[in-house]
RNA sequence: UUUGGAAAAAGGCAAACCUAUAGAAAUAUAGGGACGCAAAGCCACAGGUCUAAGGAAGUGAUGCUUCUAUGACGGCUGGGCUGCCCGG
Numbered sequence: 001u002u003u004g005g006a007a008a009a010a011g012g013c014a015a016a017c018c019u020a021u022a023g024a025a026a027u028a029u030a031g032g033g034a035c036g037c038a039a040a041g042c043c044a045c046a047g048g049u050c051u052a053a054g055g056a057a058g059u060g061a062u063g064c065u066u067c068u069a070u071g072a073c074g075g076c077u078g079g080g081c082u083g084c085c086c087g088g
Stems, first nucleotide, its partner, number of pairs: 002088004012037002017032006035075001041081003045078003048073003054068006
């Protein structure tokens, strides 16, 4: 440098759910908690998914319906960057 692994050692992360806080929501953060994870470390670049406050359209309507990301998800997939341990 490249490639295989998750058996061992050192360790790491932490789904659902609960509590608090922020938020219109999706979600996020912190604490508890472990379903899992060899990149479940980092980056919204491509695809995908979620939400729809604001905006737009429809409608007799303050209501209702539809569309829309500038809001999110990296534990959905691809891509980029970095990296522990054991072996070839």
This is a predicted structure of an 88-nucleotide RNA (c-di-GMP-I riboswitch aptamer) from Paramaledivibacter caminithermalis DSM 15212. The RNAcentral record of the sequence draws on ENA, Rfam and Ribocentre. Model confidence (mean pLDDT): 83 of 100. The source organism's lineage runs through Bacteria, Bacillati, Peptostreptococcales, Caminicellaceae and Paramaledivibacter caminithermalis.